Notes
Transfer RNA from an Aquificaceae bacterium, 73 nucleotides, folded computationally. The sequence was found in a public genome assembly.
[in-house]
RNA sequence: GGGCGCGUAGCUCAAUUGGCAGAGCGGGCGGCUCAUAACCGCCCGGUUGGGGGUUCGAGUCCUCCCGCGCCCA
Numbered sequence: 001g002g003g004c005g006c007g008u009a010g011c012u013c014a015a016u017u018g019g020c021a022g023a024g025c026g027g028g029c030g031g032c033u034c035a036u037a038a039c040c041g042c043c044c045g046g047u048u049g050g051g052g053g054u055u056c057g058a059g060u061c062c063u064c065c066c067g068c069g070c071c072c073a
Stems, first nucleotide, its partner, number of pairs: 001072007010025004019056001027043005049065005
């Protein structure tokens, strides 16, 4: 330098044919208990890596860029 893949909540990951952005863990509050853990309930938490484009509508499609990984030279 070229090709391919990945990037979504603090962490690990989902999201069907383009149609409401979610789960588990973690954190906060409460319940239960003599108490702790476990368990149960509620809540907080998002620039879907960034810019642009297509579309009535984009996490998803197109394009450029950034970061990481693999392969080729």